[in-house]
Context: one part of a larger RNA
RNA sequence: GGCAGACGGUGGAUGCCUUGGCUCUUGGAGGCGAAGAAGGACGUGAUAAGCUGCGAUAAGCAGGGACUAGGUGCAAAUAACCGUUAGAAUCCCUGAUUUCCGAAUGGGGCAACCCGGCAGGUUGAAGGCCUGUCAUUCCGCAAGGAAGGCAAACGUGGGGAACUGAAACAUCUAAGUACCCACAGGAGGAGAAAACAAAAGUGAUUCCGCAAGUAGUGGCGAGCGAACGCGGAACAGCCCAAACCGGCAUUGUCCAGGCAAUACCGGGGUUGUAGGACCACGUUGUAGCAAGAAAUCGGUAAAGUGGAAUCAACUGGAAAGUUGAAUCAGAGAAGGUGACAAUCCCGUACACGACUUAUCGACGAAGCUUAGUGGUAUCCUGAGUAGCGCGGGACACGAGAAAUCCUGUGUGAAUCUGCGGGGCCCAUCCCGCAAGGCUAAAUACUCCCAAGAGACCGAUAGCGAACCAGUACCGUGAGGGAAAGGUGAAAAGAACCUCGAAUAGAGGAGUGAAAUAGACCCUGAACCCGUCUGCCU
Numbered sequence: 001g002g003c004a005g006a007c008g009g010u011g012g013a014u015g016c017c018u019u020g021g022c023u024c025u026u027g028g029a030g031g032c033g034a035a036g037a038a039g040g041a042c043g044u045g046a047u048a049a050g051c052u053g054c055g056a057u058a059a060g061c062a063g064g065g066a067c068u069a070g071g072u073g074c075a076a077a078u079a080a081c082c083g084u085u086a087g088a089a090u091c092c093c094u095g096a097u098u099u100c101c102g103a104a105u106g107g108g109g110c111a112a113c114c115c116g117g118c119a120g121g122u123u124g125a126a127g128g129c130c131u132g133u134c135a136u137u138c139c140g141c142a143a144g145g146a147a148g149g150c151a152a153a154c155g156u157g158g159g160g161a162a163c164u165g166a167a168a169c170a171u172c173u174a175a176g177u178a179c180c181c182a183c184a185g186g187a188g189g190a191g192a193a194a195a196c197a198a199a200a201g202u203g204a205u206u207c208c209g210c211a212a213g214u215a216g217u218g219g220c221g222a223g224c225g226a227a228c229g230c231g232g233a234a235c236a237g238c239c240c241a242a243a244c245c246g247g248c249a250u251u252g253u254c255c256a257g258g259c260a261a262u263a264c265c266g267g268g269g270u271u272g273u274a275g276g277a278c279c280a281c282g283u284u285g286u287a288g289c290a291a292g293a294a295a296u297c298g299g300u301a302a303a304g305u306g307g308a309a310u311c312a313a314c315u316g317g318a319a320a321g322u323u324g325a326a327u328c329a330g331a332g333a334a335g336g337u338g339a340c341a342a343u344c345c346c347g348u349a350c351a352c353g354a355c356u357u358a359u360c361g362a363c364g365a366a367g368c369u370u371a372g373u374g375g376u377a378u379c380c381u382g383a384g385u386a387g388c389g390c391g392g393g394a395c396a397c398g399a400g401a402a403a404u405c406c407u408g409u410g411u412g413a414a415u416c417u418g419c420g421g422g423g424c425c426c427a428u429c430c431c432g433c434a435a436g437g438c439u440a441a442a443u444a445c446u447c448c449c450a451a452g453a454g455a456c457c458g459a460u461a462g463c464g465a466a467c468c469a470g471u472a473c474c475g476u477g478a479g480g481g482a483a484a485g486g487u488g489a490a491a492a493g494a495a496c497c498u499c500g501a502a503u504a505g506a507g508g509a510g511u512g513a514a515a516u517a518g519a520c521c522c523u524g525a526a527c528c529c530g531u532c533u534g535c536c537u
Base pairs, nucleotide, nucleotide: 001536002535003534004533005532006531007530008529009528015522016486017485020457021456022454023453024452025451026450027449028448029446030445031150032149039101040100041099042055043054044053046078050074051073061095062094063093064092065091066090070082071081072080106115107114108113116134117133118132119131120130121129122128136147137146138145139144154185155183156182157181158180159179165172169219195202196201206233207232208231209230210229216224217223237438238437239436240382244267245266246265247264249262250261251260252259253258272416274381275380276379277378278375279374280373281372287369288368289367296362297361298360299359300358301357302356304352305351306350310325311324312323313322314321326343327342328332335345336344387411388410389409390408391407392406393405394404397423418433419432420431421430422429473480474479493521496508497507498506499505
């Protein structure tokens, strides 16, 4: 030095565990903010560094309710206190307080700081202190009101890529995606036919299944990709403008009687087998409406309450195990307890519970609607609109035979004997009535709350984060971003003694079932490093 065996060290794999995650389901909630938010800074405890809570009334104050014999958070110990039926602590609801920064809003500013005006107070006075108030924009004559900022996704609108694919690449694709901006709501958008269809008919919108990867579109490449119709979910329909009538104001004109124009207000009226105005007749009672105020009643939620039934022996450190004998069950879900507990604890099934707060429902007033028939001479029925030219965009549809929709630009109708559409265009026929508006439900999403589930993970996994993690640390900054869980049933966490410089470490002693469970603490693999013994060299 090698090999082997034994015993150790180191190391932290593996096994077991779970306080944390992940993905869903059902229900709730879907906002907070100038009455100052979200998020912070600084304070705040008897002692107090951190976290949590709170705000100079500062781990808290008040009222109401619940529950209780013990309390003063994590967090042990000490001190000092609070409370025990005259009710502390704890929990729920409501209120009070709520420094400074922050939209930040009196002005400024390198956020958490500095400096003011006005009014009032305080003072002998002050370059002092205290309270209130003073930003901007919009609406409004004013008084006054509103807005601003934040927030996970979902929504609508305005802008809008490239990588990529086409096996290169330019039309095309990716994709109207990502991203930016504006704005809204618990949903949003869409929506009551100038719609589809096709000789038969349907009857607002939205969403799902099929139709169908079909018809189409496409350097007819890559790709893109409907509709009709059918089946379901959910269902709900309405209001203006105008004609006409009336009021009021202003203006113009005037023969000073009026007439006309314009603006505003009220009635009227709302559609396509046309409807309405207008005229005639008829109608004053009937029927109905929800998208609905207060009070009342009821439900739900936000604390809680009651809640059945088991003992013994044995093994063991410990009984829930085993054996024996029982019980309850509208409860044999789950968790805990010194090993595996229906009957020990907490619970579970079931039943109950609020004078407070929130929310939903019922009831429900004011309110609103509710007439037709006939006539049809006259009037009205949304104009720089429809359409068209040019340029774009959207439609599954890339300019195509290209209808339809939107419009930057230029033109520019008709008026019910009217107008639009039915995929160039024309005719017949059919369907509809644009150029005003509102509208629940079925649909999308989940920062958040409650209950629950998992052929999801189990500490290199699962969220980046099971642990004081968006921390430590890195970066000028935008930003990047960890590692790190486990003594034991219980601290019973090792009094005391010895060695030692020692509060290092070790050996005894003691605790414990176990200390090779001793805090570097469950198990404790491999690599690596030793000690002893044997053999070989």

The part of an RNA shown here (large-subunit ribosomal RNA, domain I) has 537 nucleotides and comes from a Bacteroidia bacterium. The coordinates come from a structure-prediction model, not an experiment, and the mean pLDDT is 82. Its Rfam family is "Bacterial large subunit ribosomal RNA". Rfam links the family to the GO terms ribosome and structural constituent of ribosome. The full RNA is in RNAcentral, with records from ENA. The source organism's lineage runs through Bacteria, Pseudomonadati, Bacteroidota and Bacteroidia.